[in-house]
Molecule: Lysine riboswitch aptamer
Organism: bovine gut metagenome
RNA sequence: CAAUAGAGGCGCGGCUAUUAUCAGUACAUACGGAUAAUGCAGGGAGGCAGUCCGUAUCGAAAGGAAUCACCGCCGAAGCAGGAAAGGGUCCCGGCCUUUUCUGCUGGGACGUCGGGAAAUACCCGUCGUACUGUCACGACUACGUGGAGCGCUAUUG
Numbered sequence: 001c002a003a004u005a006g007a008g009g010c011g012c013g014g015c016u017a018u019u020a021u022c023a024g025u026a027c028a029u030a031c032g033g034a035u036a037a038u039g040c041a042g043g044g045a046g047g048c049a050g051u052c053c054g055u056a057u058c059g060a061a062a063g064g065a066a067u068c069a070c071c072g073c074c075g076a077a078g079c080a081g082g083a084a085a086g087g088g089u090c091c092c093g094g095c096c097u098u099u100u101c102u103g104c105u106g107g108g109a110c111g112u113c114g115g116g117a118a119a120u121a122c123c124c125g126u127c128g129u130a131c132u133g134u135c136a137c138g139a140c141u142a143c144g145u146g147g148a149g150c151g152c153u154a155u156u157g
């Protein structure tokens, strides 16, 4: 220097099924009322139709989440920005998927703030607290300080 195999632990991610939530919400129907240039997710075009409120009846779904099993793994993975292709659409943007480039983050927990979400769930980011694994240095009975995964350990060449 290269290859192979490993370790951190409430470890990371994916998929199916089930369940709760979404929600007695949206939609629909009936009755009553108000109203007339507004409505059809953002913009444009075009087209269509009215729109809103209350009561009653009926009554979802997607996204997000939890659990079991299974699968892939230990830059696992996540996030930010740029580019390309595809999906979707009448077109643009947003959105979704994949690939690629650059940058940040060792890991989980808790908490402040901010964002997403229907949300006290959960996820993401910054910061902080202690904990934990690893290496280096300093001490020498059990700790201190610091660094980062392009790291660390083992084996082989």
Stems, first nucleotide, its partner, number of pairs: 001157006009074001011073004017067003028057008038049003042092003077105011106132002109129003113125004134147005